This is a predicted structure of a 560-nucleotide part of an RNA (large-subunit ribosomal RNA, domain I) from Candidatus Gottesmanbacteria bacterium UBA5942.
[in-house]
Context: one part of a larger RNA
RNA sequence: CUACAAGUCGAUAAUGGAUGCCUUGGGCUGUUGUGCCGAAGAAGGACGUAGUUGGCAGCGAUAUUCGUCGGGGAGGAGUCAACAUCCUGCGAUCCGGCGGUUUCCGAAUGGGGAAACCCGCGCAUUUAUGCGCAGCGUACUAUGAAGGCAAUCGAAAGAUUGAGGGUAGUAGUACUGUAGGGCACCUCCUGAACUGAAACAUCUAAGUAGGGAGAGGAAAAGAAAUCGAAUGAGAUUCCGCAAGUAGCGGCGAGCGAAAACGGAAGAGUCUAAACCAUUCCGCAAGGAGUGGGGUUGUGGGGCUCCUAAUAUGGGAGAAACAUGGAUAGCAGAACGUGCCGGAAUGCACGACCAGAGAGAGUGAAAGUCUCGUAUGCAAAAUCUAUGUUUCCUCUAUGGAGUUCCCAAGUACCAUGGAGCACGAAGGCUUUGUGGGAAGCUGGGGGAACCAUCCUCCAAGACUAAACACACAAACAGCACCGAUAGUGAACGAGUACCGUGAGGGAAAGGUGAAAAGCACCCCGGAAGGGGAAUGAAAUAGUACCUGAAAUUGUCGACUA
Numbered sequence: 001c002u003a004c005a006a007g008u009c010g011a012u013a014a015u016g017g018a019u020g021c022c023u024u025g026g027g028c029u030g031u032u033g034u035g036c037c038g039a040a041g042a043a044g045g046a047c048g049u050a051g052u053u054g055g056c057a058g059c060g061a062u063a064u065u066c067g068u069c070g071g072g073g074a075g076g077a078g079u080c081a082a083c084a085u086c087c088u089g090c091g092a093u094c095c096g097g098c099g100g101u102u103u104c105c106g107a108a109u110g111g112g113g114a115a116a117c118c119c120g121c122g123c124a125u126u127u128a129u130g131c132g133c134a135g136c137g138u139a140c141u142a143u144g145a146a147g148g149c150a151a152u153c154g155a156a157a158g159a160u161u162g163a164g165g166g167u168a169g170u171a172g173u174a175c176u177g178u179a180g181g182g183c184a185c186c187u188c189c190u191g192a193a194c195u196g197a198a199a200c201a202u203c204u205a206a207g208u209a210g211g212g213a214g215a216g217g218a219a220a221a222g223a224a225a226u227c228g229a230a231u232g233a234g235a236u237u238c239c240g241c242a243a244g245u246a247g248c249g250g251c252g253a254g255c256g257a258a259a260a261c262g263g264a265a266g267a268g269u270c271u272a273a274a275c276c277a278u279u280c281c282g283c284a285a286g287g288a289g290u291g292g293g294g295u296u297g298u299g300g301g302g303c304u305c306c307u308a309a310u311a312u313g314g315g316a317g318a319a320a321c322a323u324g325g326a327u328a329g330c331a332g333a334a335c336g337u338g339c340c341g342g343a344a345u346g347c348a349c350g351a352c353c354a355g356a357g358a359g360a361g362u363g364a365a366a367g368u369c370u371c372g373u374a375u376g377c378a379a380a381a382u383c384u385a386u387g388u389u390u391c392c393u394c395u396a397u398g399g400a401g402u403u404c405c406c407a408a409g410u411a412c413c414a415u416g417g418a419g420c421a422c423g424a425a426g427g428c429u430u431u432g433u434g435g436g437a438a439g440c441u442g443g444g445g446g447a448a449c450c451a452u453c454c455u456c457c458a459a460g461a462c463u464a465a466a467c468a469c470a471c472a473a474a475c476a477g478c479a480c481c482g483a484u485a486g487u488g489a490a491c492g493a494g495u496a497c498c499g500u501g502a503g504g505g506a507a508a509g510g511u512g513a514a515a516a517g518c519a520c521c522c523c524g525g526a527a528g529g530g531g532a533a534u535g536a537a538a539u540a541g542u543a544c545c546u547g548a549a550a551u552u553g554u555c556g557a558c559u560a
Base pairs, nucleotide, nucleotide: 006559007558008557009556010555011554012553013552014551020545021510022509025481026480027478028477029476030475031474032473034470035469036181037180044105045104046103047060048059049058051083052082054080055079056078057064066099067098068097069096070095071094075087076086077085110119111118112117120133121132122131123130124129125128135178136177137175138174139173140172141171142170143169149162150161151160152159153158185216186214187213188212189211190210196203200250226233227232237264238263239262240261247255248254268462269461270460271407275292276291277290278289279288280287281286297440299406300405301404302402303401304400305399306398313394314393315392317391318390319389320388321387322386323385324384325383326382327381329377330376331375335350336349337348338347339346351368352367353357359371360370361369412435413434414433415432416431417430418429419428420427442457443456444455445454446453497504498503517544520531521530522529523528
């Protein structure tokens, strides 16, 4: 001096997919509506089904659909996704109402079974099909034990026979009974622990979580043996307040009412018994059934006698009609030119409508381009609310006498639990065990108990609305997300995949306005690339918007 290697910096490419922008999808709220499905076979599936057919969606051997009644009016035969072939003003496709069809599995039900498969029996007939055949429950019909009773035999044990009853059971017939699903909400049964008490045992968590049974569009509760303490209220449920009050509590931690008051809603009814009539069983006593009667706490009802009225009000029923609403829809104002640009909704100029200047789309930013919006209108059919009418159905006095009835192993007591805000001290409710009433001159309650007073009528049953929830509908909205977010899921997602199984459970969005998705030529086996072409843009080329960083190549500068 040159070269290589290394480092730093810069440029330029590559890799990668952050960021920005976007939104098909989510999250949440409100309002309105709606709310059960199923042996007439559900929910959920399997398998099929198109000219070609793999997925998704639809449908079911009438299979990408059939009929009918309406709507609608030019394109259509779902989509990824095309080609072919068809349909359609004789009204298709599409939208809505009501029907038809609806394989096989599944409660799955003729029998079986390793779900979507295998194997039958009976009847009918047009001979190829159709229909039927599970269990349980209830009703009816038939049959009918054991035990008991009577007779006979027997020492007894027992045996035999018979009557009656028609019980258990068995069989048959009938049933628009039941099953299984949904399971957020509701009721009932059962029922933890962590935790808190700064440890822990009563207590708490909590009658929560979990488990079981059952019901409905709501469920439950419900017409005072209630509350209360004044001039009393008058079924239940829900909200507000009362009130963190009264209280409970190793009086610790904590738990925590009720009445009243203000609202939402508003609705009350039916049996048992006495007594009457009647049917069946029974010698009778009596029992069972049906109908009438009756339903209350200033006690009511029955029965006997007397007396009044001939109407009124209601229904949680049915039908018709009217009106409103739901399930398709219809009408719906008003703009042009020039300029830049790939494109006009932009800019400039000049107009117009407005009960419509919400919103979305359209090649950039549109009141007047499209869909809509304000406003007005519409239903053959089905459903629904309200009203009217008709039908159906329910509904009535007062007094006197009589003392017939008014829900029994109940109330209540003792004792042991549980629930009531209330942890045995006590009250109420409820319950295991033991005892065990009264009968209206009766009985329960008023927080030990007693008296007075007040209040209610248990031991039978039903009952709409207000209140809970939201898988499924519509509308409106958001100081919610914007693809590692928001649902797990913006995409063939409860998919692929993992697990014997219960179960677990992803990743994955963006060319462009329009595919105009690169004809043709060249290199290459191809992949790929170079030209050319399209396009505003191809460093927008489907590995496609933007394209950060780590990382890598190349080139250059510097260091030595």
The sequence was found in a public genome assembly.